[in-house]
RNA sequence: GGGGCAUUAGCUCAGCCGGGAGAGCGCGUGGUUCGCAAUCACGAGGCCAGGGGUUCGAUCCCCCUAUGCUCCA
Numbered sequence: 001g002g003g004g005c006a007u008u009a010g011c012u013c014a015g016c017c018g019g020g021a022g023a024g025c026g027c028g029u030g031g032u033u034c035g036c037a038a039u040c041a042c043g044a045g046g047c048c049a050g051g052g053g054u055u056c057g058a059u060c061c062c063c064c065u066a067u068g069c070u071c072c073a
Stems, first nucleotide, its partner, number of pairs: 001072007010025004019056001027043006049065005
């Protein structure tokens, strides 16, 4: 210098075909218990890495940029 992959909640990750943003763990509140643990119910938490474009509509498609991993030189 060139190619590929990844970037979504505090953490680990789904979301495969463009229309509802989600799960587990963690966190908060409440129930069960004398209390803890455990379990059950409910809840908070996201400008979907950043910018631009296409589209009636973008986490998803296209372009550029950033960071990490990897391959080639």